[in-house]
RNA sequence: CGGGAUGUAGCACAGCUUGGUAGUGCGCUUGUUUCGGGAACAAGAGGUCGUCGGUUCAAAUCCGGUCAUCCCGA
Numbered sequence: 001c002g003g004g005a006u007g008u009a010g011c012a013c014a015g016c017u018u019g020g021u022a023g024u025g026c027g028c029u030u031g032u033u034u035c036g037g038g039a040a041c042a043a044g045a046g047g048u049c050g051u052c053g054g055u056u057c058a059a060a061u062c063c064g065g066u067c068a069u070c071c072c073g074a
Stems, first nucleotide, its partner, number of pairs: 001073007010026004020057001028044005050066005
């Protein structure tokens, strides 16, 4: 320098192909239960979907640029 993969909640990931309310598990908070803790059950909080732009009535999803990490080639 060229090509490719990945980037979504504190952590691990799904959702992308086929655009239409942003989800699951663990963790966290509160409540019930317990002498207390743990476990169980119930409820809840937490996200500018790496970033900048474009297309569209509507973008995590499609298109382009760019950044970070990893792989391959020179």
The RNA shown here (transfer RNA) has 74 nucleotides and comes from uncultured Traorella sp. Its Rfam family is "tRNA". The sequence was found in a public genome assembly. Its mean pLDDT, the model's own confidence on a scale to 100, is 81.